[in-house]
RNA sequence: GCGCACAUAGCUCAGUGGUAGAGCGGGUGUCUUAUACACACCUGGUCGCAGGUUCGAUUCCUGCUGUGCGUACCA
Numbered sequence: 001g002c003g004c005a006c007a008u009a010g011c012u013c014a015g016u017g018g019u020a021g022a023g024c025g026g027g028u029g030u031c032u033u034a035u036a037c038a039c040a041c042c043u044g045g046u047c048g049c050a051g052g053u054u055c056g057a058u059u060c061c062u063g064c065u066g067u068g069c070g071u072a073c074c075a
Base pairs, nucleotide, nucleotide: 001071002070003069004068005067006066007065010024011023012022013021018055025043026042027041028040029039030038048064049063050062051061052060
């Protein structure tokens, strides 16, 4: 260089056209002499960026950026 995969919450990941979720984390409260545990509630996102298709895009298509893997002149 080329090919493939991935990019969603602070972290690990679901969600594959119809209002974006779980676990962990963080905060508050109950409990306790206190901490921890447990329980309850709360907190969480321009879904990497820019276009296109669509009534509607995290999802489909194109380009770009980043990360990982493969390949070594071959399609």
The RNA shown here (transfer RNA) has 75 nucleotides and comes from a marine sediment metagenome. It matches the Rfam family "tRNA".